Predicted 3D model of a 73-nucleotide RNA (transfer RNA) from Gimesia alba.
The prediction has a mean pLDDT of 80.
Rfam family: tRNA. It is annotated as a transfer RNA.
RNA sequence: UUACCCGGUAGUGUAAUGGUAGCACAGCAGAUUUUGAUUCUGCUAGUCAAGGUUCGAGCCCUUGCCGGGUAAU
Numbered sequence: 001u002u003a004c005c006c007g008g009u010a011g012u013g014u015a016a017u018g019g020u021a022g023c024a025c026a027g028c029a030g031a032u033u034u035u036g037a038u039u040c041u042g043c044u045a046g047u048c049a050a051g052g053u054u055c056g057a058g059c060c061c062u063u064g065c066c067g068g069g070u071a072a073u
Base pairs, nucleotide, nucleotide: 001072002071003070004069005068006067007066008065011025012024013023014022019055027043028042029041030040031039048064049063050062051061052060
């Protein structure tokens, strides 16, 4: 460099059979506590990009970008 395979979702990790994007940790606020920790409640925050199919796309198709693996050179 080329071909093929896997992956890209919240600050982090990880789910979601084409039909309201969840969970855990972290962060913030409050309750509890003499204080802190623990515990409880609430809040914030996300689908790599551009197109296509569809009534409807995180999911299907195409191209590109990024990461990993295998093979060849």